Bacterial RNase P class A from an Acidobacteriota bacterium, 376 nucleotides, folded computationally. It is recorded under the gene name rnpB. The organism belongs to Acidobacteriota, within Bacteria. The prediction has a mean pLDDT of 78. RNAcentral holds the sequence, with entries from ENA.
């Protein structure tokens, strides 16, 4: 130079000319503002609103090393283990330590399942090859005191040790070594791993060391389960106000007869009709206002922290309309195709708002680490 991994920053500039949509105006005019890094998936947590709840429990869901930050999370920061690649040491291996990187990382020593195909054998452990030691019974050789005895080599049954090597799986009852044995084996040492206890450092997850024990027994909880911590529901079409027309609903206002001595008013009883019309409350719909965007906001600087974040000063105002505007043309200049004439520029679209994730994305530019070629 180039490739791949991992993080992070941009994601077209400028300018006229006609438009959309909001606010403001001194109003045929003028100012001002009008996507995104995800606006998207609606995962996950709040902010708001109704709405439902004495207090405990089970169930159901969710999370799951530790500490920190945070309004809050299932995020985010540091930190610890644990793996994987590369580098030193080392003849090598094992280990040890350095980079980079991934990690849903309680609990399989509470119980139950489940573990294809190979394999003996997948979990109360087992023995297919092989290895040892007898027993028997064949071949061959050799010796000899010869119908037989004794030795070696090489076979077949059988009957015991053995789990070191071999083969099988993703995964085999601790790993390397040295002793030791018939041949083996935690049979015995030593290192390392494992349980138990003790001391030490650290808030803590953990790590360091000293002393026992030859040693518990695969594997899976993103399988039931267990533990231990959370956790009411619906959602801005939440909700609140404020309100026509028509239909309906409730209330008064009616007709006629009797009674209060008669007449009017008035008040009372029954009967009818509650038809029509007027007026009144009341709910709801259409419409209309608020919710609506100054905020866990946006940029600069300091300061505190490794850092995630805080804290303290300046200076800013930046879409909130109703299903819904944020758009077309022209020029110039940027980038990619392309000899040119041309073409082309990525994923993508707010709907209450806010922090995360997740998933999309053409090109450019920074860091890191790793491998390659090439030059001094």
């Nucleotide at each position: 130079c180039c490739u791949g991994c991992c993080g992070g920053a941009c994601g077209g500039g400028c300018a006229g000319u006609c438009g959309c949509c909001c606010c403001c105006u001194u109003a045929u005019g003028g100012g001002g503002g009008g996507a995104g890094g995800a606006a998207a998936g609606u995962c996950c947590g709040g902010u708001c609103u109704c709405c439902a709840a004495a207090g405990g429990g089970c169930a159901g869901c969710g999370u799951g090393c530790c500490g920190g930050c945070u309004a809050a999370c299932g995020g985010c920061c540091g930190g610890g283990g644990g793996g994987a690649u590369u580098c030193g040491c080392u003849c090598a291996a094992a280990g040890c330590g350095g980079g980079u990187u991934c990690u849903a990382c309680g609990g399989a020593a509470a119980g139950u399942g489940c573990c294809a195909c190979a394999g003996a054998a997948a979990a109360u452990a087992u023995a297919c090859c092989g290895c040892c030691c007898g027993g028997u019974u064949g071949g061959c050789c050799g010796g000899u005191u010869u119908u037989g005895c004794c030795g070696g080599c090489u076979g077949g049954c059988g009957g015991g040790g053995u789990a070191a090597g071999g083969g099988u799986g993703a995964a085999a009852a601790g790993g390397u070594g040295c002793g030791g044995u018939a041949a083996g084996a935690g049979c015995g040492c030593a290192c390392c791993g494992c349980g138990g206890c003790c001391g030490g450092a650290g808030c803590a997850a953990u790590c360091c060391g000293a002393c026992c024990g030859g040693c518990a027994g695969g594997g899976u909880a993103a399988a039931c389960c267990c533990c231990a911590c959370g956790u009411g529901g619906a959602g801005c079409a939440a909700g609140a106000c404020c309100a026509a027309a028509u239909a309906g609903g409730a209330g008064a206002g009616g007709a006629g007869g009797g009674g209060c001595g008669g007449c009017c008013c008035g008040c009372u009883c029954c009967u009818u009709u509650g038809a029509a019309c007027u007026c009144u409350c009341g709910g709801g719909u259409a419409g209309g206002u608020c919710g609506c965007u100054a905020g866990a906001g946006c940029c600069c600087g300091g300061c505190a922290g490794c850092a995630a974040u805080g804290c303290c000063g300046g200076g800013c105002c930046c879409a909130g309309a109703g299903g819904a505007a944020u758009g077309a043309c022209u020029g110039c200049c940027g980038c990619c195709c392309g000899c040119a004439a041309g073409g082309g520029u990525a994923c993508a679209g707010a709907a209450a708002c806010c922090g995360g994730c997740u998933u999309a994305u053409a090109g450019u530019c920074c860091g890191g680490c790793a491998g390659g070629c090439u030059u001094c």